[in-house]
RNA sequence: GCACUCUUAGCUCAAUGGAAGAGCAGCGACCUUCUAAGUCGCAGGUUACAGGUUCAAAUCCUGUAGGGUGUA
Numbered sequence: 001g002c003a004c005u006c007u008u009a010g011c012u013c014a015a016u017g018g019a020a021g022a023g024c025a026g027c028g029a030c031c032u033u034c035u036a037a038g039u040c041g042c043a044g045g046u047u048a049c050a051g052g053u054u055c056a057a058a059u060c061c062u063g064u065a066g067g068g069u070g071u072a
Stems, first nucleotide, its partner, number of pairs: 001071007010024004018055001026042005048064005
């Protein structure tokens, strides 16, 4: 350089066109003499960025940036 692939909550990952959810972590309550564990709840998102297609885009297309794999 070329090909492929990934980028979604603090972290690890779901969601294959009808508009975002889980686990862990955080906060609160319950429980406990206290802590841990457990139970219940709450909060947390410009879906890397910029355009395009569409009534509707995390999802399809193009470009940019960053990571990974292969190749010479």

About this RNA
The prediction has a mean pLDDT of 82. This is a predicted structure of a 72-nucleotide RNA (transfer RNA) from endosymbiont of Rhynchophorus ferrugineus. Rfam family: tRNA. RNAcentral records the identical sequence in 2 taxa. Lineage of the source: Bacteria > Pseudomonadota > Gammaproteobacteria > Candidatus Nardonella > Candidatus Nardonella dryophthoridicola. The sequence is in RNAcentral, with records from ENA and Rfam.